[in-house]
This is a predicted structure of a 165-nucleotide RNA (Lysine riboswitch aptamer) from Halalkalibacterium ligniniphilum. The RNAcentral record of the sequence draws on MGnify. Its mean pLDDT, the model's own confidence on a scale to 100, is 82.
C1' cells in the first nucleotide's frame, strides 16, 4: 500500500401483496341563482364560453398519486441518507420558473433515540436540515486492577477488526 472476511442493531436501504388515511375531497351529471370569463406560478398558443363562464348552495354519483402500517422477500454495514455544481429526462404545445427522477462530480454525517426550531406533508402520521440531551458500538490516551474488566476524555467510517499478498 492491495485483496478477502467481518462486527456495531429498535442497524440501512428497495420490491410486490394487503391494509387504513387521503376523503366523501378532486371530478362527473342534474336543477335553481348567477351574468363574463374559465383554462396557469406566470406568458403566449390551442380549446370551452350569452345554446350562459367563474362562484358558492341543493341533489345523484365518486377516485388515484406521494406519504404511513404488520409481516415476508431482496441486496446490503457510506449500508444509506443529505448540501452544491453542470448535463438529460417527464410534469406540457410553447418558454421561463418550480417540482420530481437519473446518472457524473464535490463537501457533510459512525449508529440508532428522545426533545426544540424550521421546511415538506391533508394530518396530532411521517420525513428531511439545524441545535441539544442521555445511550452506544469502535479506537487511542490515562487511571486502577491484572478476573482482560472498569472508569475518565477525546476523535471519526477512506475508519476498526481478522487474515492473505
Nucleotide at each position: 500500500g492491495g485483496g478477502u472476511a467481518g462486527a456495531g442493531g429498535u442497524g440501512c436501504a428497495a420490491a410486490a401483496c394487503g391494509a387504513a388515511u387521503c376523503a366523501g375531497u378532486a371530478c362527473c351529471c342534474u336543477u335553481a341563482c348567477g351574468g363574463a370569463g374559465c383554462c396557469u406560478g406566470a406568458u403566449g398558443a390551442a380549446g370551452c364560453a350569452a345554446u350562459g363562464a367563474a362562484g358558492g348552495a341543493a341533489g345523484g354519483g365518486g377516485a388515484a398519486a406521494g406519504g404511513u402500517c404488520a409481516a415476508u422477500u431482496u441486496g446490503c454495514c457510506g449500508a444509506a441518507g443529505u448540501g452544491g455544481g453542470a448535463a438529460c429526462a417527464u410534469g406540457u404545445c410553447a418558454u421561463c420558473a418550480c417540482a420530481u427522477g437519473u446518472g457524473c462530480u464535490u463537501g457533510c454525517u459512525g449508529g440508532g433515540u428522545c426533545g426544540a426550531u424550521u421546511c415538506u406533508g391533508a394530518a396530532g402520521a411521517a420525513g428531511a436540515a439545524u441545535c441539544g440531551g442521555a445511550c452506544u458500538g469502535u479506537c487511542a490516551c490515562u487511571g486502577c486492577a491484572u478476573u482482560u474488566g472498569c472508569a475518565g476524555u477525546g476523535g471519526a467510517g477512506u475508519a476498526c477488526u481478522a487474515u492473505u499478498c